Predicted 3D model of a 74-nucleotide RNA (transfer RNA) from a Candidatus Daviesbacteria bacterium.
């Protein structure tokens, strides 16, 4: 250089053929419980789905460019 794969809350991962408000576990905060803590239970906050543009009534999903990581090849 070329080809392929991956990128979604702090972390690990879902999301059906493009379709309803992007969910779950852990972690975090508050409350209940406890003499205090842990464990358990309840509630809550936290995402412009790496970035930009396009297609579409509708994009995490399709197309183009770009950034980062990985693999293969010369």
């Nucleotide at each position: 250089g070329u080809g392929c794969c991956c990128g979604u809350g702090g972390c690990u991962c879902a999301a059906u053929u493009g379709g309803a408000u992007a969910g779950a576990g852990c972690a975090c905060a508050a409350g209940a419980u406890u003499c205090c803590g842990g464990a358990u239970c309840u509630u809550g906050a936290g995402g412009u789905u790496g970035g930009a543009g396009g297609u579409u009534c509708a994009a995490g999903u399709c197309c183009u460019c770009u950034c980062g990581g990985g693999c293969a090849u010369a």
The coordinates come from a structure-prediction model, not an experiment, and the mean pLDDT is 81.